Overview
This is a predicted structure of a 97-nucleotide RNA (SAM riboswitch aptamer (S box leader)) from a soil metagenome. Model confidence (mean pLDDT): 81 of 100.

Formats: sequence, C1' cells, structure tokens
RNA sequence: CUUAUCAAGAGUGGGUGAGGGACGGGCCCGAUGACCCCCGGCAACCGGCGCGAUGGCGCGAGGUGCCAACUCCCGCGGACCAAUUCCGAGAGAUAAG
Repeated sequence: CUUAUCAAGAGUGGGUGAGGGACGGGCCCGAUGACCCCCGGCAACCGGCGCGAUGGCGCGAGGUGCCAACUCCCGCGGACCAAUUCCGAGAGAUAAG
C1' cells in the first nucleotide's frame, strides 16, 4: 500500500502494584487491585486435518489476534432547520498478501 472484518464470544485463578481505555474532547475503569505478565479461555484470519466437492462445512494440537463499555461515544460529510436517530467517510485495530 491492497483486500477483508470490527453489534457475537471469552476466569469468582496466580503474580505485581498505579495508572488505564490509540490521539483531542467527553464519559468511564481502577488499592473491593485496574493496566501488564503467567495460567485459563474465546474466536476461526492464515496454516493443518477430515468431509464435501471449484462456493463451503466441521475440528481446533500450529502462527497471530482477542477476553469492561458497538472500535465506549463524539471528532468530517449527509439524511432534516434543531434535538435525537441513522447512513457514509476519515482515523484506528486485526488478519492475509
């Protein structure tokens, strides 16, 4: 950079100990222990195996990923003049190339 996906799912465990939720604004989580690490789990993008048969379905021991809140919400544009809601874009995340 390209393509695809982002409304589902995932612990009452152990360790450590102060920040964390990408960025800005909000709003939240957190000493009743968050974040992170280990274990455990979820999922099924790649790979593997089986079935089927060019699409696909199943399994889940490998490579990743993920396990508060819709990608926590908004951040630009539109549907309407406003609110609200919705749609799209952008940004971000993940996978494969």